[in-house]
Context: one part of a larger RNA
C1' cells in the first nucleotide's frame, strides 16, 4: 500500500449495480419447490336451478356436465435448485484412445403398420384394522398385457470372397439354417407405433503428462501380480469365479498418516512468484446414518423402494408416520450474514396438436453503508476584520469572508400533473409456400423518465496532530490517572496521559480488529 461474503466502535442524506450462514452435512413447526395429457382408455358426481307429480316426506326428468373426481395408461419426475461432509482418486485440468462401448427425445434416409386373445385396476358388494393400509367375489376399456403371420433390413450358427489392421481383430458384398416387430387417435389432414441404417447431442470406459504436506511413516500386498476355462456388462479388465504360476509396488518416497472437493478464475506483485476457489461458469460427490436393489435410454434415484441404525412424531400398545445440504421461515451454535413476499409478464424447462397447466428455476420487490460508483448538504458579493471563544509579550492576534447581511440557483428529498421500453410471438384469418394481415398478454409500477410548484429550506462525521507522519498551544494530572503499531511518553511547566482552542487526513463514511500478498 491493495484487497475481503468480513466483524466491532461512533457515525449516517439519496440513487444506480452487485452480494449476504464463512460456525452446527446441527435438530426443525408451517406453506409452497413436479407434474402434464380427455387428440391413449373404461368410469363419472355434488351443491346450485327448472320443471311435473306429492300422502308435503318427498319423488322423477332437465341443465350444472361427459364438468370435478380417483383409476388404467404414456412421457417427465435421472433436468432444473442446494450443500462441500467424504475423497490426494483417472475426482479435477490438459491432450489422446475407443478394431472395447450405449445414446429417450430431436433431425435425414428406407421399409412395414396385418391377424388374434386373455386378463385387470377403476366401479359395484363385502371381510380386518384405531389408522396407515390390506384382502374377497362380481363386472369393464385401452396406444396396457399375451399368441400367430410377414422380413426390405437385424441378430445367431455355420461356409466362402474383398478390404482394412495394433495381428487381437473390423467393414463391405454374398450362401444356408434358425430367430425375433408393430397401436393406434382425431377436426381426415396429420400425429403416433415397429424395423433398419446414419447424424447430433448426451454420457460410460481406458491411458499419457501435471497440480497438498509428513521419512519423527521403509518396507507394503493373497484376488494381491499374471494366465487359462466360465460368468457378468451397453462395453475392457481380478470386475467376480474355479484351477494354474509366483509374482506386483517402492528412497524419481510404495505403504501409513494429517489436510483437502478440483478447475477457469480471484486477490496482490513490475514480474517471477505467493495466497485463494464465496458469488459466475464446467466437471466431480452427496442428500438423517450405513447397505441394497428395481423401474428406465439414462438412477443405484434430494422432495422413489426394501432393510437395519439413531431421532422426532401418532397410537385404541396390535402397529404406524417423517427426512429443508430446493425457497422462505424456526431452535440452536456463532464476533456474524436478509422476506413464512409479488407473479409466471419476460427468458428458459416438463406435459399436450392446442389452448392451457405446472415451475420458491427464473424475473421482480423487501431487508443490510456488505462493497463498488455516481450525486447532494449550496453559488457569488461581503470588514464595524462584530459578538463569543481560545491565546496573549495586553499591544494584539486568530476562528474569520467564516457568519450576520444582500443577490441568485434548484441536483437530492418534498407535493402535483403526465407517464413508458421490456412484447411479439405462440393463437386466429388468407395463401400451396413465401409470406400478408388480425388480435391478446406487464409481477415490477403509477416504478423509471418528462413537466411544474415551493424552498437555502430537510441533510457531516470519524480518526489522527513527540519521531516514523501531514498536523500545536493552554488548561489539568503529577511513574499517578492513563497512552502505546515500533522506538517510547507520565516522578510540577507533558507539542505523546484527559479536556479546551487550533490545525490535518479522509468522507456517508471514518477509525479497530482479523486474513492474504
Nucleotide at each position: 500500500g491493495a484487497a475481503c461474503g468480513a466483524a466491532c466502535g461512533c457515525u449516517g442524506g439519496c440513487g444506480g449495480c452487485g452480494u449476504g450462514c464463512c460456525u452446527a452435512a446441527c435438530a426443525c413447526a408451517u406453506g409452497c419447490a413436479a407434474g402434464u395429457c380427455g387428440a391413449a382408455c373404461g368410469c363419472g358426481a355434488a351443491c346450485g336451478g327448472a320443471a311435473u307429480c306429492u300422502u308435503c316426506g318427498g319423488a322423477u326428468u332437465c341443465c350444472a356436465a361427459g364438468u370435478a373426481g380417483a383409476g388404467u395408461g404414456g412421457c417427465g419426475c435421472a433436468c432444473g435448485g442446494g450443500u462441500g461432509a467424504g475423497u490426494a482418486a483417472c475426482a479435477c485440468g490438459u491432450g489422446g484412445a475407443u478394431a472395447a462401448c450405449c445414446u429417450g427425445c430431436c433431425c435425414c434416409a428406407a421399409g412395414a403398420u396385418c391377424u388374434g386373445g386373455g386378463a385387470u385396476a377403476a366401479c359395484a358388494c363385502u371381510u380386518c384394522g384405531a389408522a396407515a393400509g390390506a384382502g374377497g367375489u362380481g363386472c369393464u376399456a385401452a396406444u396396457a398385457c399375451c399368441g400367430g403371420a410377414u422380413a426390405a433390413g437385424c441378430u445367431c450358427a455355420c461356409g466362402a470372397c474383398u478390404u482394412c489392421u495394433u495381428c487381437g481383430g473390423g467393414g463391405g458384398a454374398u450362401g444356408u439354417g434358425a430367430g425375433a416387430a408393430a397401436a393406434g387417435a382425431u377436426u381426415u389432414a396429420u400425429c403416433g407405433u415397429c424395423u433398419u441404417g446414419g447424424g447430433a447431442u448426451g454420457g460410460g470406459u481406458c491411458c499419457g503428462c501435471g497440480g497438498u504436506c509428513c521419512a519423527u511413516u521403509a518396507g507394503c500386498u493373497a484376488g494381491u501380480u499374471g494366465g487359462u476355462g466360465g460368468g457378468g456388462u451397453a462395453a475392457u479388465g481380478g470386475c467376480c469365479u474355479a484351477c494354474c504360476a509366483a509374482g506386483g509396488c517402492u528412497g524419481c518416497g510404495a505403504u501409513g498418516g494429517a489436510u483437502a472437493g478440483c478447475u477457469g478464475g480471484u486477490c496482490u506483485g513490475a514480474g517471477a512468484g505467493g495466497a485463494u476457489g464465496a458469488u459466475c461458469a464446467g466437471c466431480c460427490a452427496c442428500a438423517c446414518u450405513g447397505g441394497a436393489a428395481c423401474u428406465g435410454a439414462g438412477a443405484c434415484a434430494c422432495g422413489g423402494u426394501c432393510c437395519a441404525g439413531a431421532c422426532u412424531c401418532c397410537u385404541a400398545c396390535g402397529g404406524g408416520a417423517g427426512g429443508c445440504a430446493g425457497c422462505a421461515g424456526u431452535g440452536g451454535g456463532g464476533a456474524a450474514u436478509u422476506u413464512u413476499g409479488c407473479g409466471c409478464a419476460a427468458u428458459g424447462g416438463g406435459g399436450g396438436a392446442a389452448a392451457c397447466c405446472c415451475u420458491g428455476a427464473c424475473g421482480c420487490a423487501g431487508c443490510a453503508a456488505c462493497g463498488c460508483c455516481g450525486c447532494g448538504u449550496g453559488a457569488a458579493g461581503g470588514a464595524u476584520g462584530a459578538a463569543g471563544g481560545c491565546c496573549u509579550u495586553u499591544g494584539g492576534g486568530u476562528c474569520g469572508u467564516a457568519a450576520a447581511c444582500u443577490u441568485c440557483u434548484g441536483u437530492c428529498a418534498g407535493a402535483g400533473g403526465g407517464g413508458a421500453a421490456g412484447a411479439a410471438a405462440u393463437g386466429c384469418c388468407c395463401g400451396c409456400a413465401a409470406g400478408g394481415g388480425c388480435g391478446c398478454u406487464g409481477a415490477c409500477g403509477g416504478u423509471a423518465c418528462c413537466c411544474u410548484c415551493a424552498a437555502a429550506g430537510g441533510a457531516a462525521g470519524c480518526a489522527c496532530c513527540g519521531g516514523c507522519u501531514a498536523a500545536c498551544u493552554c488548561c489539568g494530572u503529577g511513574c499517578c490517572a492513563g497512552c502505546a503499531g515500533c522506538c517510547g511518553c507520565g516522578g510540577u511547566a507533558a507539542u505523546a496521559c484527559g479536556g479546551a482552542g487550533g490545525g490535518u487526513g479522509c468522507a456517508a463514511g471514518c477509525g479497530u480488529u482479523g486474513u492474504u500478498c

Model confidence (mean pLDDT): 87 of 100. A computed fold for a 517-nucleotide part of an RNA from an uncultured bacterium, annotated as small-subunit ribosomal RNA, 5' domain. The RNAcentral record of the full RNA draws on Greengenes.